[in-house]
RNA sequence: ACUUCCGAAAGGUAAAAUCAGGGAAACCUGAUGGCGCAAAGUCAUGGAUCUAAAAUCACCAAAUAUUUUUUCGUGAUCAAGAUCGCCAGACUACCGAA
Numbered sequence: 001a002c003u004u005c006c007g008a009a010a011g012g013u014a015a016a017a018u019c020a021g022g023g024a025a026a027c028c029u030g031a032u033g034g035c036g037c038a039a040a041g042u043c044a045u046g047g048a049u050c051u052a053a054a055a056u057c058a059c060c061a062a063a064u065a066u067u068u069u070u071u072c073g074u075g076a077u078c079a080a081g082a083u084c085g086c087c088a089g090a091c092u093a094c095c096g097a098a
Base pairs, nucleotide, nucleotide: 003098004097005096012037013036017032018031019030020029021028022027035085041091042090043089045088046087047086048083049082050081055077056076057075058074059073061071062070063069
C1' cells in the first nucleotide's frame, strides 16, 4: 500500500416504546431509551413500500338557481410527499484484527 471481517479492544450509531414540537398524513426533529448495526455514513438515481394535502372524477345533502352553479361530507385515482434501519446502484470513511 492492497484485500478481507471468525473472534476481541477503543470509539461510533440508535429500533420499539414514552414525552415535547412540526406535518393533512406517511413521517421528521429533540429528550429518555437500546432492539440491533462493520458502512444502520452520504445521495430518493432504479425497483419496492407507506401516505393522499392539492388536483381530477363519482355519489349524497344543502343553498342558489331553474339550460345550472357553489359549498360541506363520503368514496376512487394520482407523488410532486416520505422511507437509505427494504433491495440495488453511485460516492466517501475512523479504530483494530487477519
Molecule: c-di-GMP-I riboswitch aptamer
Organism: Anaerolinea sp.